[in-house]
RNA sequence: GGGCCGGUAGCUUAGCGGUAGAGCGCCUCCCUUACAAGGAGGAGGUCACAGGUUCGAUCCCUGUCCGGCCCA
Numbered sequence: 001g002g003g004c005c006g007g008u009a010g011c012u013u014a015g016c017g018g019u020a021g022a023g024c025g026c027c028u029c030c031c032u033u034a035c036a037a038g039g040a041g042g043a044g045g046u047c048a049c050a051g052g053u054u055c056g057a058u059c060c061c062u063g064u065c066c067g068g069c070c071c072a
Stems, first nucleotide, its partner, number of pairs: 001071007010024004018055001026042005048064005
């Protein structure tokens, strides 16, 4: 230098045009003498960044940044 894959909640990740979900973690309550487990509820996201296409973009296109792998 070229090619491919990835970047979404604190962590691991799903979602491939139409309100952004799950598990674990966190907070409150119930239960318990207490803790754990269990039950109920809740908070938490500029979807890496910037443009473009579209009525509408996490999703499609272009560029940039970061990480991984391969080739030279």
Predicted 3D model of a 72-nucleotide RNA (transfer RNA) from an Elusimicrobiales bacterium. The sequence is in RNAcentral, with records from ENA. Rfam family: tRNA. It is annotated as a transfer RNA. Its mean pLDDT, the model's own confidence on a scale to 100, is 84. The source organism's lineage runs through Bacteria, Pseudomonadati, Elusimicrobiota, Elusimicrobia and Elusimicrobiales.